RNAcentral holds the full RNA, with entries from Greengenes.
A computed fold for a 347-nucleotide part of an RNA from an uncultured Eubacteriaceae bacterium, annotated as small-subunit ribosomal RNA, central domain.
Rfam family: Bacterial small subunit ribosomal RNA.
The coordinates come from a structure-prediction model, not an experiment, and the mean pLDDT is 91.
Context: one part of a larger RNA
RNA sequence: CUAGGGCGUAAAGGGUGAGUAGGCGGUUUGGCAAGUCAUGGGUGAAAGCCCGGGUCUCAAGCCCGGAACUGCCCAAGAAACUGUCAGACUAGAGUACAGGAGAGGUAAGCGGAAUUCCCUGUGUAGCGGUGAAAUGCGUAGAUAUAGGGAAGAACACCGGUGGCGAAGGCGGCUUACUGGACUGAAACUGACGCUGAGUCACGAAAGCGUGGGGAGCAAACAGGAUUAGAUACCCUGGUAGUCCACGCCGUAAACGAUGAGCGCUAGGUGUCGGCUCGAGAGAGUCGGUGCCGGAGCUAACGCAAUAAGCGCUCCGCCUGGGGAGUACGGCCGCAAGGCUGAAACUC
Numbered sequence: 001c002u003a004g005g006g007c008g009u010a011a012a013g014g015g016u017g018a019g020u021a022g023g024c025g026g027u028u029u030g031g032c033a034a035g036u037c038a039u040g041g042g043u044g045a046a047a048g049c050c051c052g053g054g055u056c057u058c059a060a061g062c063c064c065g066g067a068a069c070u071g072c073c074c075a076a077g078a079a080a081c082u083g084u085c086a087g088a089c090u091a092g093a094g095u096a097c098a099g100g101a102g103a104g105g106u107a108a109g110c111g112g113a114a115u116u117c118c119c120u121g122u123g124u125a126g127c128g129g130u131g132a133a134a135u136g137c138g139u140a141g142a143u144a145u146a147g148g149g150a151a152g153a154a155c156a157c158c159g160g161u162g163g164c165g166a167a168g169g170c171g172g173c174u175u176a177c178u179g180g181a182c183u184g185a186a187a188c189u190g191a192c193g194c195u196g197a198g199u200c201a202c203g204a205a206a207g208c209g210u211g212g213g214g215a216g217c218a219a220a221c222a223g224g225a226u227u228a229g230a231u232a233c234c235c236u237g238g239u240a241g242u243c244c245a246c247g248c249c250g251u252a253a254a255c256g257a258u259g260a261g262c263g264c265u266a267g268g269u270g271u272c273g274g275c276u277c278g279a280g281a282g283a284g285u286c287g288g289u290g291c292c293g294g295a296g297c298u299a300a301c302g303c304a305a306u307a308a309g310c311g312c313u314c315c316g317c318c319u320g321g322g323g324a325g326u327a328c329g330g331c332c333g334c335a336a337g338g339c340u341g342a343a344a345c346u347c
Base pairs, nucleotide, nucleotide: 004319005318006317007316008301009300013315015202016201017200018199022195023194024193026089027088028087029086030085031084032083034082035081036078037077039075040074041073042072043071050066051065052064053063054062055061092192093189094188095187097184098183099182104178105177106176107175108174109173110172111155115151116150117149118148119147120146121145122144126137127136163170164169207248208247209246210245211244212243216242217241221237222236223235224234259314260313261312262311263310264309267292268291269290270289271288272287273286274285275284276283277282296303297302320347321346322345329340330339331338332337
């Protein structure tokens, strides 16, 4: 360097989806002949390279012949495969129909427990906190207890090795609107498919802008301890923030550290949702979700029908460590910063 080898943990799967171009693409009949194949012809300068021979006494050199020049073009052919045109099909894909499951999403309303605060009653000297303490709170009556009220946030039990979602993620109840998956039957369409550079959309937490809200918790900060010190761990406080609306940001150990799709390849055992059979126990089957395990794979660990096995298609990515996810430039952002992303030098 690459038509190489790779990407769970060694460098390497894009955070996730929709989808443009492109790449790839089921069964069957016929046509065409672009790819493909075979025949013939033209061209592929000479020299050089390679093979054979010759000539300078040899060699280098030079000369002759051959081969090669893996290519391009033309003619007339072949039709299996690819392509293309026309026709047909239903096993892929989809539509309609009948069902049941679900923290899938958005909005509105409602509920109880707890916490804090306020008012009132009872009651009196402590409470709180820790390893032990202290700061702190309390005779202006705290803590505890009872009744009433206010507020915000989160939803115990059920709860699961459970479910749903593309991912991020989703958990009190009710209603409205709404997305997807699964099962059954097999009516309809008839390859309508897969992947997907760009692109667009979504995207935890923190953070940012404007306005609201603020119970608890709590960066920063203050105090008390600890300690040689203690800009910490522990304690008492406490502001942003955490919550809502709208608009940004676009990151993550965004993890299964495992891209998507299709087919194929022993079993065993749980569980969730359907369907069929069965009186039931249970059995079968489709889809999901776990564990164990065979062949096979793997450097090993392990993976093993939810593959990291055996194959095909498409995309992304890697190519020694540091320098560095830095600099510069560009694009994006209000900013914080994000995306793209080097080199010198050094080991």